RNAcentral holds the sequence, with entries from Rfam.
Glycine riboswitch aptamer from Paenibacillus solanacearum, 103 nucleotides, folded computationally.
The source organism's lineage runs through Bacteria, Bacillati, Bacilli, Caryophanales and Paenibacillus.
Its Rfam family is "Glycine riboswitch aptamer". Rfam 15.1 lists 9,425 matches to the family in 5,228 species.
[in-house]
């Protein structure tokens, strides 16, 4: 510097998929039981990928070869994590710092 990739902080938008179920503990309705209903635990069975983590291609890299090693995603698993809102949310977008790449 008409400041790239990044980074970062504010605001805007942002998808899927169970308000399953059984028990268990607590709280409201009721004089008490039962019962109804809220919260929260465990457990089963269905699910969803867009925190995270994991696998993979081309490429590159070792080897003589077979084969190893590195290796992206919004792909692919679903370990975490979610499946009413609400919180979260990869990721856009747009400002404000930081920084200092080509030129």
């Nucleotide at each position: 510097a008409u400041g790239a990739u990044g980074g970062u902080a504010a605001a805007g938008g942002g998808a899927g998929a169970g308000a399953u179920u059984a028990c268990c503990g607590g709280g409201a309705c009721c004089g008490c039981c039962c019962g109804u209903u809220c919260c929260g635990g465990u457990g089963a069975c269905g699910c969803c990928g867009a925190a995270g983590g994991a696998g993979u291609a081309a490429g590159c890299c070792c080897g003589g070869a077979c084969g190893g090693g590195u290796g992206a995603a919004u792909c692919u698993c679903u370990c975490a994590g979610g499946c009413a809102a609400a919180a979260g949310g990869a990721c856009c977008u747009c400002u404000g710092c930081c920084g200092g790449a080509c030129g």